[in-house]
Context: one part of a larger RNA
């Protein structure tokens, strides 16, 4: 060096399983509820099945009767129209009895008696006869039809019991239809995005101004600083006039500041509202008259650099009818740049056009116009839980480990204020500054999500030195003993108990000493499985609930027959 046998389990980020954690998907499922929308089911009204009768109280229509006193006036005149006759042996006036109304004057009805007349035009009145007819108002009464509500009775539908006879209940119940309500009992779904992982937070999700932005234009971040979702019939149009803030001097009350005069004053004032850019010829301040903050329409620009893009915004014109001005002219809101919203649906309009229908008319549609909102702002109609979970993916993205970084951490240094009785440097050392390390904790998201097993212990090996002991040396505020600080040094050693899952820490007795760190926070194809981190369950707290909790608690499968390599032992060549 090669080969064999037996072991071992360090490595092959070993094998096993398209990671269960995490995120993503306009993926799924189970569960919840005061998510959304429905469906069973239940309640109630009405109608059908469903009939007969009595009675009471309302409404309405028809019909018959009744009622009506202002004053004047024979008299208790409801209104209007016609009107010269009307009623009567089918029983008038009068009288008797009974009843109703009543303003106590009368009036109406019924019955009896009676046996032939009664009323009207005329005088008073705005209005003339209940003489007669028609219609209507007010009061009251009666009848009929329809209808509503209430009470009661019946039996024949219907129901129950019964072998039947029949009994009991009874137009209720049941059943069907229709309308309203309740309705996780059940069902289908939704439950946004951005994001130095996700969640929580926030809006950087629609707009405006400034910086970043690098002297054209454009330009990102959960970049920096702010603002908008309006307001105003004048704060708009036009014509005319005026000049501000501030300072100084002067002036009754009057003062630091009120108002008046004068001077200086380019703008420091003011501009409805943020900022920028403007503005005194004013866009600023005041007054007069008005409504151009109007109708229709063409084009251009921004939004949206250099392709396209809606709503919205801005501008230049034309036609019409106007406002102001002597006129020239100006005026389509506001000094400019923010102040906004599609389709469907509903609404407005002495707008326009159709269809169907009628005697009048009514119903429907379209176009235009007005208002109502989507702020996740080019606009679905929309709440949660899952540790019972599932699928597709992702190292595009978190937790472990690694890597980078090193604020934090550990260690060292520079300077030396000060403490050290005096004396910075025996010893300690502030402020400030500079490093080294990669053991802490962060940050980043670079490898791994078709998986690199996660804390602690145990076993076993090795490395570093910033050395705990043992060795050598120096300083000392080193007399000695014992210390304190430093330099060299990693050969060897660094142990045992109690508590806790603990690492750590605290405690105990020893000891020369009971050092610190690395090796995927060494080591689960070596062990353990106490902790963490599935499914069960309890408590507290939170939640309406399903459930949740770096809160607690009890319980809870640890797979692999070794191919290669390494190592160990033995053997052979």
């Nucleotide at each position: 060096c090669c080969c064999c046998u037996a072991a071992u389990g360090g490595g092959a980020a070993g094998u096993g399983a398209a990671g269960a954690c995490c995120c993503c998907g306009u993926g799924g499922a189970g569960c919840u509820u005061u998510a959304c929308u429905g469906c069973a089911g239940c309640c109630u009204g009405c109608c059908g099945c469903u009939g007969g009768g009595u009675u009471g109280u309302g409404g309405u229509u028809c019909u018959g009767a009744u009622u009506g006193u202002a004053g004047a006036g024979c008299a208790u005149a409801g209104g209007u129209a016609g009107g010269a006759g009307a009623c009567g042996u089918c029983g008038a006036a009068g009288c008797c009895a009974g009843g109703g109304c009543g303003c106590c004057a009368g009036u109406c009805c019924u019955g009896g008696u009676g046996g032939a007349g009664u009323c009207g035009a005329c005088c008073u009145u705005g209005g003339a006869a209940u003489a007669c007819u028609a219609c209507c108002c007010u009061u009251u009464c009666g009848g009929a039809g329809c209808u509503a509500c209430g009470a009661c009775c019946c039996u024949a539908a219907c129901a129950c019991u019964g072998a039947g006879a029949a009994g009991u209940g009874g137009a209720c119940c049941c059943c069907g239809g229709u309308a309203g309500g309740c309705g996780g009992g059940c069902a289908g779904u939704u439950u946004g995005g951005g994001u130095g992982g996700g969640g929580c937070g926030c809006c950087a999700c629609g707009c405006c101004c400034u910086a970043g932005a690098a002297a054209a234009g454009a330009u990102a971040u959960c970049u920096a600083g702010g603002g908008c979702g309006c307001c105003c019939u004048a704060a708009g149009g036009u014509c005319g006039a005026c000049u501000c803030a501030g300072u100084u001097g002067g002036g009754u009350c009057g003062g630091a500041a009120a108002c008046c005069c004068a001077a200086c004053a380019a703008a420091g004032a003011g501009u409805g509202u943020a900022a920028a850019g403007g503005c005194a010829u004013a866009a600023g301040u005041c007054g007069g008259c008005c409504u151009g903050a109007u109708g229709u329409u063409a084009c251009u620009c921004c939004c949206a650099a250099c392709a396209g893009c809606a709503a919205g915004g801005a501008g230049u014109g034309a036609c019409a009818a106007g406002a102001c001005g002597a006129a020239a002219g100006u005026c389509g809101g506001g000094c400019u740049u923010a102040g906004c919203g599609a389709a469907c649906c509903u609404c407005u309009c002495a707008g326009c056009c159709c269809c169907c229908u009628u005697g009048g008319u009514g119903g429907g549609g379209g176009c235009g116009u007005u208002a109502g909102a989507u702020g996740a702002c080019a606009g679905a109609a929309a709440a949660g839980c899952u540790a019972c979970c599932c699928c597709g993916g992702g190292g595009a993205u978190a937790a472990c480990a690694g890597a980078g970084u090193c604020g934090u951490c550990a260690c060292c240094g520079g300077c030396a204020a000060g403490a050290g009785c005096a004396c910075a440097u025996a010893u300690c050392g502030a402020c400030c500054c500079g490093g080294u390390g990669g053991c802490u904790u962060g940050c980043u998201a670079c490898c791994u999500c078709g998986a690199u097993g996660u804390c602690g212990g145990u076993u076993c090996u090795u490395u570093c030195c910033a050395u705990c002991c043992u060795g050598g040396c120096c300083g000392u505020g080193c007399a000695g003993c014992a210390g304190c600080g430093g330099c060299c040094a990693a050969g060897g050693g660094u142990g045992a108990g109690g508590u806790u899952g603990u690492u750590c820490g605290c405690c105990u007795a020893u000891u020369a000493a009971a050092g610190g760190a690395g090796a995927u926070c060494g080591u689960g194809a070596g062990c353990u499985g106490g902790g963490u981190u599935u499914a069960g369950a309890c408590c507290g707290u939170c939640g309406u609930g399903a459930g949740a909790c770096a809160g607690g608690u009890c319980g809870g499968u640890u797979a692999c027959u070794a191919u290669c390599u390494g190592u160990u032992a033995g053997g052979g060549g």